[in-house]
Molecule: c-di-GMP-I riboswitch aptamer
Organism: Halanaerobiales bacterium
Formats: sequence, C1' cells, structure tokens
RNA sequence: UCACGAUAAAGGUAAACCCAUCGAAAGGUGGGGGCACAAAGCCACGGGCCUAAGGUGUAAUGCUAUGGCAGCCGGGCCACCGAA
Repeated sequence: UCACGAUAAAGGUAAACCCAUCGAAAGGUGGGGGCACAAAGCCACGGGCCUAAGGUGUAAUGCUAUGGCAGCCGGGCCACCGAA
C1' cells in the first nucleotide's frame, strides 16, 4: 500500500416506538429510545422499492417523479484502528 476484520483498544452511527416540527404524501429534521451496523460515512449513477401534489385518463379505483428510500442490491468517492 492492497486485501481482510478480532470476545482488541479508542471512538462512532441509531431500527421499531413516543414527542415536536416540515411536507399533499412517501419521507425528512430535532429530542427521547437502543434493533442492529466495520463503512448503518457521502453520492440517486444502474436496478429495485415507496409516494402521487401537479399533470393526465375514467363512472370509479388508474397512469405518471419533477418528490423520496444509501439500514434493498450493485457501482463511485472518502475514512478510524491493526490481532490472525
């Protein structure tokens, strides 16, 4: 340096649920919480999934991302520690 990942050390993140708040919703943010995580750090690039305000169509559920999910998978970028 590239891999790899321990019953190591030092730290870190935070699912469900609850409260507040933003949002049409999905979901986000802050606080509590503590299921888990060695990239559960960052990026919607490919696939996938969620929502459908607006648009569009119908008799009616319908369709649609310009909205989301990185803790669904792949890819890109960056990073702490160092036993085997």